[in-house]
């Protein structure tokens, strides 16, 4: 003092999948059936990497979320603060 990398913010974008049926103190719940995966969480092991030791998916599952809009939202991206190894 540093790339990848971790981790919080933070600027654009950003899908899927009943706005079903009943009831109710109604834009909300609560029960039921159906569906959906990119929050989170599990499974298995594709890849990776500082390799005999980690690190782990967009691929499964639906436990939790979700299915007008709105919120959310993995993953890119801008743009910063910390950490911080090889060297």
């Nucleotide at each position: 003092c540093u790339a990848u990398c971790c981790g919080c913010g933070u600027u654009g974008g950003g899908a899927g999948a009943a706005u079903c049926u009943g009831g109710c103190a109604u834009c909300g719940c609560c029960a039921g059936u159906g569906c959906c995966g990119a929050a989170g969480g599990a499974g298995c092991a594709a890849c990776c990497g500082c390799c005999c030791c980690g690190g782990a998916a967009c691929c499964u599952c639906u436990c939790a979320g979700g299915c007008c809009c709105a919120c959310g939202g993995a993953c890119c991206u801008u743009c910063g603060c910390g950490g911080g190894a090889c060297g």